[in-house]
Order: sequence, then structure tokens, then C1' cells
RNA sequence: GGAGUCGGCCGGACAGUCGCUGCACCCGUCAGGGUGCGGAGGAAAGUCCGGGCUCCACAGGGCAGGGUGCCAGGUAACGCCUGGGAGGCGCGAGCCUACGGAAAGUGCCACAGAAAACAGACCGCCUAAGCAUCGCAAGAUGCCGGCAAGGGUGAAAAGGUGCGGUAAGAGCGCACCGCGCGGGUGGCAACACUCCGCGGCACGGUAAACCCCACCCGGAGCAAGGCCAAAUAGGGGAACAUUGGUGUGGCCCGCACCGUUCCCGGGUAGGCCGCUAGAGGUGUGCGGCGACGCACAUCCCAGAUGAAUGACUGUCCACGACAGAACCCGGCUUACAGGCCGACUCCACUU
RNA sequence: GCCGGAAUAGCUCAGUCGGUAGAGCAGCUCAUUCGUAAUGAGAAGGUCGUAGGUUCGAUUCCUAUUUCCGGCACCA
Repeated sequence: GGAGUCGGCCGGACAGUCGCUGCACCCGUCAGGGUGCGGAGGAAAGUCCGGGCUCCACAGGGCAGGGUGCCAGGUAACGCCUGGGAGGCGCGAGCCUACGGAAAGUGCCACAGAAAACAGACCGCCUAAGCAUCGCAAGAUGCCGGCAAGGGUGAAAAGGUGCGGUAAGAGCGCACCGCGCGGGUGGCAACACUCCGCGGCACGGUAAACCCCACCCGGAGCAAGGCCAAAUAGGGGAACAUUGGUGUGGCCCGCACCGUUCCCGGGUAGGCCGCUAGAGGUGUGCGGCGACGCACAUCCCAGAUGAAUGACUGUCCACGACAGAACCCGGCUUACAGGCCGACUCCACUU
Repeated sequence: GCCGGAAUAGCUCAGUCGGUAGAGCAGCUCAUUCGUAAUGAGAAGGUCGUAGGUUCGAUUCCUAUUUCCGGCACCA
């Protein structure tokens, strides 16, 4: 100097003018005005997970259903995060992985191919043994057969290489590699091992097919739920009536209540609470490899409801992306112009 | 804001334990008719919304994403 990996941060700045909105205080003729402080994000998004909160029983038992899936830890909890193992990719820094079970069972494997899971014989290889014919014989041809090495089909063809062996072959035998089982050692464990023994191999793929195993999950959602006020026809129909109905959940039990639910029709679409101080932010110290935890100090940082957070002017620059809270948090995922910082890797060159 | 559903031919819809997707109508060509309609015969038309993954193989199974549709308040 070039190429790259990982982690973190920012995402127009400053000044002025006019507006909007929450809270506190003051003034007020109760309409409003003034002063001070605060006023979108890293994703506020998708609503994909987890939790708080609220109501149904302080959510209880069973079946069904759903989810997760190497091991250990973190956490309020998680499908998240951290550390480790195994497999794969990269020269490397590093990155990726739905990564339990196919020797419990069932299903499927189209087309092609001889054969697709109880393996099989199209081309091919062989004629040792047996039989027939020819031949003096060697042998040739055919039958009965043998083989799974080679070819071919396929996504996949029932361990690989070599030597021996054989009629030709074959774990048929042996060596090495691979595989399986048992033990030992290390590790909490997943797992690892230049360790020991046994087995010639008995085990194709698919579980994001049913299923099995382990663990987890009750349902609904702030339009939850509670209070006040206003208005109307407390009208019509249906279901049941204690072996019943309802309590939002698929079924049964259990529990609670006894006129309750649903439909048509009617009325109001006003206010208050929930509503923002929280698993909260920042700093320091300690423990831990880390996620994170503990202690102390300090700060208060949006709460709207036709729904505020904006507009204009001036100066500057690198000319500004994706995008706007609606009960609240922890994650994941997706979108994003550009810029900054730190750690590390590889290549080339110089000293 | 919260909850649920759908996307397949030009239109309306089928298609489930994964094996190259059909029906009706419309449109096209031919026949019939003096001509049109109706009728008859025939052929064409699909990245199964998009992108990844699982699998030998995906409309179907899984994940992400895009577009569209529906429901929800209180009172008697």
C1' cells in the first nucleotide's frame, strides 16, 4: 500500500422566528394566557417467539393438540444469548449448521434399470464338478450351473485399497484404513484418545413423512379490564331447563353461578382510571473465560386519543438512508445513503 | 392497535398422507348458416405471489417476505 474478518458507535450540525403537546407553578372576566422543564427509533416495523399486567378458578387432573431438540451455563422467560463438542467452508483472522432416534414399528423411494431393501443377473466373466453330442486324444459345442470383479441405469446398487486365493470370482483369507460392540483413561457433560480386547461387516436414504424418546405449553388479549354520565322499544325469535345452561378456550372431569347465552331490532359513540419509575439508564468497584450477577453512587428520560414531536429563514459540510411511539419489557427477523473507532488475518514492497 | 384468512390459466374455482396441475366460462381455429347467435369438433394458454431451505424430487413440508380480504367498542 492492497484485500479481508470480527466487535462497537453515529446516522446532518449551529443560530433565529412562528407553531403543536405533557407536567409543575403563576395570572385570569374561567375562554385562555405566561414562565420553566421534557417531547420518537436502531429498527418505534413484521407481529415471529418469550414474559409482565388484566379477566376467566390464586389455572387444577386426564386425553387430544402444539412447540423445542448435541452438551453445560445465563435469564423473569424464550425457539434468545454465552462458552464448549461434532460436522462443513476458508491459506488465514474467522464463518455456517432444524445437530435426538432409521439394529420399536409403519409408510414412501416416480422415471430409468436385470434388481430399490427378504437384493438381483441385462451385457459380461467362467466351464473345475455332473450330463449329452462330436473327436483316437487335446479339446469344441450345448445343457445343468457358478460369479458379483468389469460395463450400463439411477439421487442412491449392500465397506475401500493392495496381496493372496480361484475355473472365474467373492471378507473367501490376510495387512492397512473405515465401521460396530465392550472396557480403560481424560472431561460435570456433549465428546475425545498414538490405549486394550472382540466382531469379517450383521446396519441404503427419508423423521422440515407418520411415529418413538426427553422437556415445555390453560385460554384470551389494553378494542384486556374497572368507574361515571347520556340515550332507547327493557320489543321479537331460538336454545335449553338440574341427567340442563353458562363461565371465549377442542373433549371429559373438577370448580363457580342459576335464568343465562345467541340472533334480529333499538340506543350511545362522551369523560376518568389502566398510562408510564421500569426485569430502567449512566458511572465505579468486585465475582465470572463469557453471557451475566452483586454492591454503592447518581439521574428521571414522550404519554397523544383525529391522535403532538413540525414549518420557515440564514450559515456550513462529507448534501443526509430506512423509517414515526399508541399497555410495557427481553429477543429474533426484515429495511437502511453514508461515516467513525478498536482488535485481528493474508498478500506485496521497504528498512 | 389487536386477531384471523387467502394468493393456482384472462375470470370463477378444484387439486393433501410429496412424483412434471385440471374443470366451467371467456378468447382462437375449423365446420354448420345467405349472415349472426346457438350447436359440434380441435388446438393453445400456468416459473402454483416472491426468495431461500429440507428431499433424488415441492402447488403440497419449513422459514422469510410482498399484496389483498375479513372481524373487534359500550348500553338496555
This is a predicted complex of two RNAs, RNase P RNA and transfer RNA, with 427 nucleotides together. Rfam match: Bacterial RNase P class A. The family's RNA type in Rfam is ribozyme.